[in-house]
């Protein structure tokens, strides 16, 4: 290099999961380890209310005082306003790490 063959992305459709995503057939971007395993990094999701953000209700103080603003205490929301954090998933086709393995010209 050549020839034989492998995998199978989005998407569809069925199923499982709160979701991130898995799993089955279709499909075929694309892969030379996209074979096998591992969640350290990254990323992505679920749930937790530190700080914060609002509302509910009260209190103290201020002013240009029928009102209006600041600061504060309780007590509810919010994980798409925002910031750090913990936890439990997922991705192995984001990168690292182990284990193995076809063909193979000139």
């Nucleotide at each position: 290099a050549a020839a034989g063959g492998g995998c199978a992305a989005a998407c569809c459709a069925g199923u499982c999961g709160c979701a991130a995503g898995g799993c089955u057939g279709g499909g075929g971007c694309g892969c030379a380890a996209a074979g096998c395993u591992u969640a350290g990094g990254g990323c992505c999701g679920a749930c937790c209310a530190c700080g914060g953000u609002c509302g509910a209700c009260u209190g103290u103080c201020u002013c240009u005082c029928c009102g209006a603003g600041a600061c504060g205490a309780u007590c509810g929301a919010c994980a798409u306003a925002c910031g750090g954090g913990g936890c439990c998933g997922g991705u192995a086709g984001c990168c690292g790490g182990g284990c193995u393995g076809c063909c193979g010209a000139a």
A computed fold for a 106-nucleotide RNA from a soil metagenome, annotated as c-di-GMP-I riboswitch aptamer. Its mean pLDDT, the model's own confidence on a scale to 100, is 83.